[in-house]
This is a predicted structure of a 1502-nucleotide RNA (small-subunit ribosomal RNA) from an uncultured bacterium.
The RNAcentral record of the sequence draws on ENA and SILVA.
Model confidence (mean pLDDT): 83 of 100.
RNA sequence: AGAGUUUGAUCCUGGCUUAGGAUGAACGCUAGCGGCAGGCCUAAUACAUGCAAGUCGAACGGUGUAGCAAUACACAGUGGCGCACGGGUGCGUAACGCGUAUACAACCUACUUUCAAGAGGGGGAUAACCCGGAGAAAUUCGGGAUAAUACCGCAUAAUAUGUUAGAGACGCAUGUUGAAGACAUUAAAGAUUUAUUGCUUGAAGAUGGGUAUGCGUCUGAUUAGUUAGUUGGUAGGGUAACGGCCUACCAAGACGAUGAUCAGUAGGGGUUCUGAGAGGAAGGUCCCCCACACUGGCACUGAGAUACGGGCCAGACUCCUACGGGAGGCAGCAGUAGGGAAUAUUGGGCAAUGGUCGGAAGACUGACCCAGCCAUGCCGCGUGAAGGAAGGAGGGUCUACGACUUGUAAACUUCUUUAGCCAGGGAAGAAAAAGGGAGUGCGCUCUCAAUUGACGGUACCUGGAGAAUAAGCACCGGCUAACUACGUGCCAGCAGCCGCGGUAAUACGUAGGGUGCAAGCGUUGUCCGGAUUUAUUGGGUUUAAAGGGUGCGCAGGCGGCUAUUUAAGUCAGUGUUAAAAUACAGCAGCUCAACUGUUGAACUGGCAUUGAUACUGAAUAGCUUGAGUACAGUGGAGGCAGGCGGAAUUUAUGGUGUAGCGGUGAAAUGCUUAGAUACCAUAAAGAACACCGAUAGCGAAGGCAGCUUGCCGUAGUGUAACUGACGCUCAUGCACGAAAGCGUGGGGAUCAAACAGGAUUAGAUACCCUGGUAGUCCACGCCGUAAACGAUGAUUACUCGAUGUUAGCGAUAUACCGUUAGCGUCUUAGCGAAAGCGUUAAGUGAUCCACCUGGGGAGUACGCUCGCAAGAGUGAAACUCAAAGGAAUUGACGGGGGUCCGCACAAGCGGUGGAGCAUGUGGUUUAAUUCGAUGAUACGCGAGGAACUUUACCCGGGCUAGAAUGUGAGUGAAUGUUGUAGAGAUAUAACAGCCAGCAAUGGCACGAAACAAGGUGCUGCAUGGCUGUCGUCAGCUCGUGCCGUGAGGUGUUGGGUUAAGUCCCGCAACGAGCGCAACCCCUAUGUUCAGUUGCCAACAGGUAAUGCUGGGAACUCUGGACAGACUGCCUGCGCAAGCAGAGAGGAAGGAGGGGACGACGUCAAGUCAUCAUGGCCCUUACACCCGGGGCUACACACGUGCUACAAUGGCUACUACAAAGGGCUGCAAGCUGGCAACAGCAAGCCAAUCCCUAAAAAGUAGUCUCAGUUCGGAUUGAGGGCUGCAACUCGCCCUUAUGAAGUUGGAAUCGCUAGUAAUCGCGUAUCAGCAAUGACGCGGUGAAUACGUUCCCGGACCUUGUACACACCGCCCGUCAAGCCAUGGAAGUCGGGGAGACCUGAAGGCAGUGACCCACAAGGAGUUGCUUAGGGUAAAACCGGUAACUGGGGCUAAGUCGUAACAAGGUAGCCGUACCGGAAGGUGUGGCUGGAUCACCUCCUU
Repeated sequence: AGAGUUUGAUCCUGGCUUAGGAUGAACGCUAGCGGCAGGCCUAAUACAUGCAAGUCGAACGGUGUAGCAAUACACAGUGGCGCACGGGUGCGUAACGCGUAUACAACCUACUUUCAAGAGGGGGAUAACCCGGAGAAAUUCGGGAUAAUACCGCAUAAUAUGUUAGAGACGCAUGUUGAAGACAUUAAAGAUUUAUUGCUUGAAGAUGGGUAUGCGUCUGAUUAGUUAGUUGGUAGGGUAACGGCCUACCAAGACGAUGAUCAGUAGGGGUUCUGAGAGGAAGGUCCCCCACACUGGCACUGAGAUACGGGCCAGACUCCUACGGGAGGCAGCAGUAGGGAAUAUUGGGCAAUGGUCGGAAGACUGACCCAGCCAUGCCGCGUGAAGGAAGGAGGGUCUACGACUUGUAAACUUCUUUAGCCAGGGAAGAAAAAGGGAGUGCGCUCUCAAUUGACGGUACCUGGAGAAUAAGCACCGGCUAACUACGUGCCAGCAGCCGCGGUAAUACGUAGGGUGCAAGCGUUGUCCGGAUUUAUUGGGUUUAAAGGGUGCGCAGGCGGCUAUUUAAGUCAGUGUUAAAAUACAGCAGCUCAACUGUUGAACUGGCAUUGAUACUGAAUAGCUUGAGUACAGUGGAGGCAGGCGGAAUUUAUGGUGUAGCGGUGAAAUGCUUAGAUACCAUAAAGAACACCGAUAGCGAAGGCAGCUUGCCGUAGUGUAACUGACGCUCAUGCACGAAAGCGUGGGGAUCAAACAGGAUUAGAUACCCUGGUAGUCCACGCCGUAAACGAUGAUUACUCGAUGUUAGCGAUAUACCGUUAGCGUCUUAGCGAAAGCGUUAAGUGAUCCACCUGGGGAGUACGCUCGCAAGAGUGAAACUCAAAGGAAUUGACGGGGGUCCGCACAAGCGGUGGAGCAUGUGGUUUAAUUCGAUGAUACGCGAGGAACUUUACCCGGGCUAGAAUGUGAGUGAAUGUUGUAGAGAUAUAACAGCCAGCAAUGGCACGAAACAAGGUGCUGCAUGGCUGUCGUCAGCUCGUGCCGUGAGGUGUUGGGUUAAGUCCCGCAACGAGCGCAACCCCUAUGUUCAGUUGCCAACAGGUAAUGCUGGGAACUCUGGACAGACUGCCUGCGCAAGCAGAGAGGAAGGAGGGGACGACGUCAAGUCAUCAUGGCCCUUACACCCGGGGCUACACACGUGCUACAAUGGCUACUACAAAGGGCUGCAAGCUGGCAACAGCAAGCCAAUCCCUAAAAAGUAGUCUCAGUUCGGAUUGAGGGCUGCAACUCGCCCUUAUGAAGUUGGAAUCGCUAGUAAUCGCGUAUCAGCAAUGACGCGGUGAAUACGUUCCCGGACCUUGUACACACCGCCCGUCAAGCCAUGGAAGUCGGGGAGACCUGAAGGCAGUGACCCACAAGGAGUUGCUUAGGGUAAAACCGGUAACUGGGGCUAAGUCGUAACAAGGUAGCCGUACCGGAAGGUGUGGCUGGAUCACCUCCUU
């Protein structure tokens, strides 16, 4: 000191979370020791038992015991002192309670200290005791005797008290003091050892208290008014004392927005925790103060109490009881019950410190000192130390002959012994008082010797044995130090936040390893911090939350220049106070530390006093620049009231006139032959004012527009005449305030919520249309809100410029210039998260006001105020989420825009969709119909060939180291033949049977055990490889530089051009890469080389004929090498790139035609069944073998094809012209047989040689004549052929017979731009054969059309909007239905506190009375009145709980209905208001841009 979390990424705003410290803590796991501290935070709940306040015989009379006695000791009572301290708790209290500083000229003070004075002489009682009585007890009554330092007179007495007197002196006021006097009243106690001590009065001190005052001291205004002894005065009473403290009378005050009153909460402080500090939070232990003592009230005694362990009364509760009455108060120390997450022993001792009593010894002391329990905290120590390996075993992991790790860790060797254990020694804390002696005026000091320790035989010291007795907890995805394996499989679970888990989890559980801390470690709670996230230090408000709709203005805050005075603020010095403890620094004591002692500084504060005078304040005197006034002229949709005007609309009347009008995307409703619409004329009514008109003007804002009159307000300018700070801002307040709406009365032309009808639609409570009422208009009165916006409060000063415009002024001046005040645009510095703002600030300063503090809940609820109502203003909480949000970036998308391309459309040709068949798919069926492919990019696809096999499927029969392969001891050929059983696999029997080598040995085969099997089982969403598609589309990127806070941008955009990011030009870019193109292959032309199996022009031979033969190398052809095409040339256009031309030349012309070739990437696209492969799964089976079946099923649906429907044709006959392939388990000429398929025989050929091989369409000739046909061939019967172990399921072919549908195909849809479409045949792979009409190739014949880019589809680039980023197949709103949660209202019901009224009223106090007691008096019993705790009655208000029912809200899973919003979101959206509607919402009216697109205007820049 920061970090995580909103996004695809970025910057910002903003909340949530986290790391730190602390704790009277609690819980979980664990635990060796010691020191020091701490220990009911809850029930101020109830308490059993014991103890916590007594003491004095030197005040008194007695009693008892011991003793012969003197005397000693003990005790109940009288008396004295104490019990008001000490100890506990925090209920109450928001207060002079506390803190701080003062005051008492309104006070008291026992014991104590000092001083002054005094103590004479009497009296009568009463406890104890004795006698008697009542009662269960507690207790009590009567009679009798007695003492005092108990009580009461008398005497004496003042510096006491009262009255009077007041010289003089003093004080801030009331006042205070007071000399000399006078009169009256008032005291006493003894004890004794004769030293003393006690007593009385007075004065003074000390100590302790009482009272008053200034200042400070929590929250709520959804608590705004409170108060009758209330505020003051006079008189009196009362008190220690002042005082409405109390009473009587008089006056009507007193408090409050600087927060009274009321409500809630709370003991206050020193201090403690945290924080850099300022602050924030807390008030346990210790110290000070206060309050309380079962609850409430009351007094008595006393120096002191309204008294914790005293009293009286009332109440609640508990206990005893003989039922008549009594007793009690742990918030003292222990302890018990209860409550609770939770907090200790019914311990020891007065040895020390302190207290009370006493002359003292001493007694008492749960204060205190100690011990016990508890890891509750802080501090310290230990659990061993050194050596010990290329590193054993075990565990763990892996790429697993082995490696790595645990790990110098262990073992082992040596050493040490703190703590613990055993033994021995063993403290300090203790020095006094008392006693003896000495000194001293006293207080007291010095000295002598003695006694006293709970803790405790503790601390500490010494010795001994022995590594011996002693380590856990949490964590390991990021924040945050630390990683692997297995298990699990959105399950179980984790989680502080983000988030992990759906079969390879570093996030769950376990293990190994590691990290952190350590006798503790984690978790939970709470406080501060981080949080500048309430901002004084130290924040903000255009768009993120936030400027009031606007003005005026009281209080308040702030305020121009000069001078003088003052000294309140301010500053400085001094004094005093701020208790101790704590905190800080130094030093010191416990072995260190914690802890403790001591010294110092400090305690930022208060009060008093002295001084300073710049600034602020106050007072006084001035000034003119702020502000205002005057005068002059000027401007304007500024306001109010009145008058007038024309155009348009609608209506009415009349006329002309005839069939439609109107309306829409298209229609319909509507109007119209009863005459509309249209046109003309006349009249009426109401409302609004075209053009001018303008980012022009005016106004505080809302707002303001025909012309004109009157009245009122206002601004700028100029002059510098007048006043002389008169100013600025403004909570509360007052006024104004669009539209809608409300009330009353008018008015009502248009428009138009609601409503009605017509359309649209799945629906259409809408958009569109036809109507139409409130309203729109006026007057008066309400309402008081808007996106009331510049989303930007008012005032004031300062800070570069350019330009337009409005109104003035100046210079002679309409140009130009200067200047003042407005209204705009661009821009510098600066600011800002950015967009942007920028003298009209969102810049830099100042003053004042308003407002904000995460999103939702909610501008809601409740309360209050206002309103006729609608509603407005003020304005929460529970609960819930981890985001919500702003600006900008890159994409994607748009029923946004621009540009361009493609058989994309259009123009054409031919098809599909209808029929039959073939084939594939879906579906269905089945024992099985194996599996995969499924929009484009599956469906004649994997399969380029399912009768068995294939085969993966089904049924049945079998095998289990297995069907195949390797190693392999060993065996021997291998193998073949023949049997038997069986469906076969298989089982079994018999027979025959090795090779090479001289040999060693090798080959070949079988082969037990064993090791490696096998799987077309799953996962293509774990993968490799391969492939499809966008797309042969022109794109996709990088380096450096530059711009931007950044994501990113630039380059790659722009102007041209191209098939192309192809090229050119320009440019903060300059270059480069992958793509494009080219390089490769086929083809079109030529040259050259080479001529066999191909060729044959010339020569020769030969045949019926044929390159048949000799020969030739010309031609064709074959196949090697070359050439050729590059806009190179010309013309035109163009800066260039390039484009155009029936251009030239050329076989070919602008990429000549075709192919191979597929950028970055997209679709978790396809394939685990080609293959490979991780993981998982099966192992007498999910492996393997065999027989049979199935993959060929069949109501149906779809795709792809073939054949057709005929005459551009069918059939018959005849005659031509190819290319490319294949051939030895082969192709087969030819001959023979058969109608044929084919069969038999058989030449040639391992192929430019032989064969397949007939090419077909075409051509020639004939026939058919428009019909279900001489078209078409399905289907079926019969008979054959071929392949093959085998054609039943389930092959192909031939012959014959049969002769179905079909007469050109609905909506829709496909291919193709030239050697293409269309049409015709030929070949090959697979293959025993073939379901091939398929696929892949080959050649023959050979068209039509393209105006063009508006539209459909797909794509590319630029731009724009966006709430999308899984990216529009996106996002998202509201009702309804279901569950859960908190909450508002509510008939009622339950409870609480407080105040007032009335009745009653204990104890006590005060006052009166007092016949009885005592009696001289005083006093008492009694009694009356007042006061009062408590009790009761009645009504009302307030607060809280609960509640039938009810309202909305939040959350949840894949529900229902729609589609409101985000793109022009398909009717731009939103704000206010009104009405309407299942719902989002719709419509009207006014407003806003936080609206896209197109166009125009204005302004600006260059």